[in-house]
């Protein structure tokens, strides 16, 4: 990588993956799609975080030591 067999089966929670728990939505026209400042919130400028929460991995950033 391919083949066969068995079992299981929805989606979402501001940047990736996995486990556990929690919450939300319901066939999608849903749940979800961060914050601050200015004016006329359509526009411009600035900021935090890979989690909804916990743990781990990966990426990124900062510091120290060798």
């Nucleotide at each position: 990588a391919a083949u066969a067999u068995c079992a299981u089966c929805g989606g979402g929670g501001a940047u990736g993956g996995a486990g556990u728990c929690c919450c939300c939505c319901u066939u999608a026209c849903a749940a979800c799609c961060g914050c601050c400042c200015g004016g006329g919130u359509u526009c411009g400028g600035g900021c935090u975080g890979a989690u909804g929460a916990c743990u781990c991995c990966u990426a990124c950033c900062g510091g120290a030591a060798c």
Molecule: Fluoride riboswitch aptamer (crcB RNA motif)
Organism: uncultured Desulfobacteraceae bacterium